[in-house]
Context: one part of a larger RNA
RNA sequence: CUGGGCGUGAAGAGCGCGUAGGCGGUUUGGCAAGUCUGGUGUGAAAUCUCACGGCUCAACCGGGAGGCUGCACUGGAUACUGCCGAACUGGAGCACGGUAGAGGGGAUCAGAAUUCCUGGUGUAGCGGUGGAAUGCAUUGAUAUCAGGAGGAAUACCAGUGGCGAAGGCGGAUCCCUGGGCCGUUGCUGACGCUGAGGCGCGAAAGCUGGGGGAGCGAAAGGGAUUAGAUACCCCUGUAGUCCCAGCCCUAAACGAUGGGCGCUAGGUGUCGGCGGUUCAUCCGUCGGUGCCGCAGCUAACGCAUUAAGCGCCCCGCCUGGGGAGUACGGCCGCAAGGUUGAAACUC
Numbered sequence: 001c002u003g004g005g006c007g008u009g010a011a012g013a014g015c016g017c018g019u020a021g022g023c024g025g026u027u028u029g030g031c032a033a034g035u036c037u038g039g040u041g042u043g044a045a046a047u048c049u050c051a052c053g054g055c056u057c058a059a060c061c062g063g064g065a066g067g068c069u070g071c072a073c074u075g076g077a078u079a080c081u082g083c084c085g086a087a088c089u090g091g092a093g094c095a096c097g098g099u100a101g102a103g104g105g106g107a108u109c110a111g112a113a114u115u116c117c118u119g120g121u122g123u124a125g126c127g128g129u130g131g132a133a134u135g136c137a138u139u140g141a142u143a144u145c146a147g148g149a150g151g152a153a154u155a156c157c158a159g160u161g162g163c164g165a166a167g168g169c170g171g172a173u174c175c176c177u178g179g180g181c182c183g184u185u186g187c188u189g190a191c192g193c194u195g196a197g198g199c200g201c202g203a204a205a206g207c208u209g210g211g212g213g214a215g216c217g218a219a220a221g222g223g224a225u226u227a228g229a230u231a232c233c234c235c236u237g238u239a240g241u242c243c244c245a246g247c248c249c250u251a252a253a254c255g256a257u258g259g260g261c262g263c264u265a266g267g268u269g270u271c272g273g274c275g276g277u278u279c280a281u282c283c284g285u286c287g288g289u290g291c292c293g294c295a296g297c298u299a300a301c302g303c304a305u306u307a308a309g310c311g312c313c314c315c316g317c318c319u320g321g322g323g324a325g326u327a328c329g330g331c332c333g334c335a336a337g338g339u340u341g342a343a344a345c346u347c
Stems, first nucleotide, its partner, number of pairs: 003319004007301002012315001014201004021194003025088007033081002035077008048066003052062003091191001092188004096183004103177007110154001115149007125136002162169002206247006215241002220236004258314006266292011296303002320347003329340004
């Protein structure tokens, strides 16, 4: 340097922005670096290949031819790549007009329910389970009515519905704010794709400081169960769960499927827009999201215009099981730990 792979066998980075780099639409002119071709020089000898010759053969040796796939200089070619110039609009972007949405941040508000407090009614139970007991209750519980306090979450709508790059997002109103989609022309004129490093975001749990604490509830205590029961069930219950500020950076971070572009039968549902129409509808079209299914692919399962099909570009990753995501070292972290990541040995 090269091969084969990455849905489920080992293997897609959790996600994005983007640096270097790699790759790059259409037409035309120039140059001729890459590329192709001719010539010249060089490419020592030995080695190598071919035939010949010398030791009785061979190894070995001798002379000869070829080769030494390369490099340099020089003449030429210009399709492709490159560089320079000019131009284009299909890629990309912008403007304008619409539009759907739990997209993000902040503030305010609402009702239902649980719990607690106060008061009224009322009396002996309540609660809990497979059955019980711990527990609560005559200092009046449970039930019920009225009033009050506080925290958290938002029934129905709700839907293989929507939005977001992913994590994720669900009561209402207002303010600030990101992205998408559709339509009509217009504008810029390749401004593009990917992306080693880098930077940012990143569920839950966990950590630091401050607040908050209704319900739930690791740990802990008790009651049961059991041979035991450090569990499953029951009664309590601290951290936590919530808010603010700052860390942590992991996951079955999953579609276990990286991103971009183009191409390749259909059928059916649904969401958003636009156009047509005979206007509860139907038809067409663009974008999203499901199901079924052809070709093709696949070890099979299955995938199948939302590809795992057919191609191109770029990145990441894999290379037998265990040892081990361990040790050591580096970097990061307050810590917990994260990240990078072996070997001996063994099968």

A computed fold for a 347-nucleotide part of an RNA from a Fimbriimonadales bacterium, annotated as small-subunit ribosomal RNA, central domain. Model confidence (mean pLDDT): 89 of 100. The full RNA is in RNAcentral, with records from SILVA. The source organism's lineage runs through Bacteria, Bacillati, Armatimonadota, Fimbriimonadia and Fimbriimonadales.